[in-house]
Context: one part of a larger RNA
RNA sequence: GGCGUAUGGGGAAUGCCUGUGGCUCUCAGAGGCGAAGAAGGACGUGAUAAGCUGCGAAAAGCUGCGGGGAUUGGCACACACGAGUUGAUCCGCAGAUAUCCGAAUGGGGCAACCCGGUAUGUUGAAGACAUACCACACCGUAAGGUGAGCAAACCCGCUGAACUGAAACAUCUAAGUAGGCGGAGGAGAAGAAAACAAAAGUGAUUCCGUAAGUAGUGGCGAGCGAAAGCGGAACAGCCCAAACCAAUUGUGUUACGGCAUAAUUGGGGUUGUAGGACCAAGACAUUGUUUGCGCGCAGAAUUAGAAGCAACUGGAAAGUUGCACCACAGAGGGUGAUAGUCCCGUAUAAGUAAUAACCGUAAAACAUAUUGGUAUCCUGAGUAGGGCGGGGCACGUGAAACCCUGUCUGAAUCCGGCGGGACCAUCCGCCAAGGCUAAAUACUCCUGAGAGACCGAUAGUGAACCAGUACCGUGAGGGAAAGGUGAAAAGAACCGUGAAUAACGGAGUGAAAAAGAUCCUGAAACCAUACGCCU
Numbered sequence: 001g002g003c004g005u006a007u008g009g010g011g012a013a014u015g016c017c018u019g020u021g022g023c024u025c026u027c028a029g030a031g032g033c034g035a036a037g038a039a040g041g042a043c044g045u046g047a048u049a050a051g052c053u054g055c056g057a058a059a060a061g062c063u064g065c066g067g068g069g070a071u072u073g074g075c076a077c078a079c080a081c082g083a084g085u086u087g088a089u090c091c092g093c094a095g096a097u098a099u100c101c102g103a104a105u106g107g108g109g110c111a112a113c114c115c116g117g118u119a120u121g122u123u124g125a126a127g128a129c130a131u132a133c134c135a136c137a138c139c140g141u142a143a144g145g146u147g148a149g150c151a152a153a154c155c156c157g158c159u160g161a162a163c164u165g166a167a168a169c170a171u172c173u174a175a176g177u178a179g180g181c182g183g184a185g186g187a188g189a190a191g192a193a194a195a196c197a198a199a200a201g202u203g204a205u206u207c208c209g210u211a212a213g214u215a216g217u218g219g220c221g222a223g224c225g226a227a228a229g230c231g232g233a234a235c236a237g238c239c240c241a242a243a244c245c246a247a248u249u250g251u252g253u254u255a256c257g258g259c260a261u262a263a264u265u266g267g268g269g270u271u272g273u274a275g276g277a278c279c280a281a282g283a284c285a286u287u288g289u290u291u292g293c294g295c296g297c298a299g300a301a302u303u304a305g306a307a308g309c310a311a312c313u314g315g316a317a318a319g320u321u322g323c324a325c326c327a328c329a330g331a332g333g334g335u336g337a338u339a340g341u342c343c344c345g346u347a348u349a350a351g352u353a354a355u356a357a358c359c360g361u362a363a364a365a366c367a368u369a370u371u372g373g374u375a376u377c378c379u380g381a382g383u384a385g386g387g388c389g390g391g392g393c394a395c396g397u398g399a400a401a402c403c404c405u406g407u408c409u410g411a412a413u414c415c416g417g418c419g420g421g422a423c424c425a426u427c428c429g430c431c432a433a434g435g436c437u438a439a440a441u442a443c444u445c446c447u448g449a450g451a452g453a454c455c456g457a458u459a460g461u462g463a464a465c466c467a468g469u470a471c472c473g474u475g476a477g478g479g480a481a482a483g484g485u486g487a488a489a490a491g492a493a494c495c496g497u498g499a500a501u502a503a504c505g506g507a508g509u510g511a512a513a514a515a516g517a518u519c520c521u522g523a524a525a526c527c528a529u530a531c532g533c534c535u
Stems, first nucleotide, its partner, number of pairs: 001534009015520001016484002021455002023452007030444002032150002040101003043056003051075002062095006071083003106115003116134007136147004154185001155183005165172001169219001195202002206233005216224002237436003240380001244267010272414001274379004278373004287367005292361003298355001302350003308323005324341002326330001332344003385409008395421001416431005471478002491519001494506004
């Protein structure tokens, strides 16, 4: 020096665990908060108080009501000092208080700071202090009202890439995606046919399945990719403009009786087998909505809630053995090992403030209905359509209909107009140029309950632990590591060695200290000691 054996150190793999952690879902709720000052913060606040949590100068809290019934002053021990059956702590509901910054709003500002004005008061003056008010935009005569800012996804609109694919690349694709901006709601959007269809018919929209990777489209490359119909989910239909009538106000005119015109308001009226105005006849019914009253499904904290003992092993019984019991409860968790009957619970039953569904009822208000006639009037105009240039439609200009429009143009008016994929005719369908509309659909920052052939600490969230922390960066931003004594601290009194509050040896606790706080198990690398063999 090597190998081996043994014993240790070191290290933290492995196994096991997980009330408090994550991930993915289901059901239900909620779907907003904000000038009555939000979200988010700064600074304070405790007898002692650095951090977290709570709270706000009334500061781990104040008041009322309800619940509850013995402890209690959060995490968090200890000590001191208290509170509580005259009902505390705690739980629920409702209030009070709520510094400063922040949309931040009296003005300013390097956020959490600085400096004002007006009124009133201390007070008569200066100064200071206290209380209240003083931003901007829009609406409104005024009084006053509304808005702003924040927020995870979902939704609508405006704007809008590139990498990439085409095995290069330009049309094309990626993709109307990502990103940016604006807006709304619990959903949003769409929506009651100028629709589809095809010789038969359907009857607003939305969503799902199918039709179908079909018809098509496409440097006919890569690719893109319908619709009708059929089967389901859910179903709901309405209101204006106009004609006509009237009122008010203004203007013009007048023979002072009015007439005309404009604006505003009220009535009327709302469609394609055309409808309405207007004229005539007839009716006052029916149905619905809102408000009031009654009823009370439900609804906070909460309450009741069955039934087991003995022996044995063991540190400990829930284990084993024996004999029982309950069950509308044998879900789950805890308890010194595995408990239906020990504890919390569970099935079930009860209670309950605010608030309240459904239903009933009476009144009021509002809305809603028929038939005939057809001379006249009305039925959405810089619109429909057209040219040029673009865009959207599955559809790349194509035979390219249909929809939108930057630009230039530009109708008809019911004997009317639009569509049915160039265009024309026939036929069929429909009535644009105004508006509203629940449900079926999408999503989950958040709350409650529950589930998992999901993870189990290098996994699962970045984060099981005081984590968006420590740390890095001028900044935007990046971003960790880190769980486990024991059933119970019983967390090692006391003694010794020692400079020692280090460390160790005794002693003691404990089932175990080879569980001693660097604490369950404790692999390997690596290090050491002893012995054996070889060199």

Large-subunit ribosomal RNA, domain I from a microbial mat metagenome, 535 nucleotides, folded computationally. It matches the Rfam family "Bacterial large subunit ribosomal RNA". The RNAcentral record of the full RNA draws on SILVA.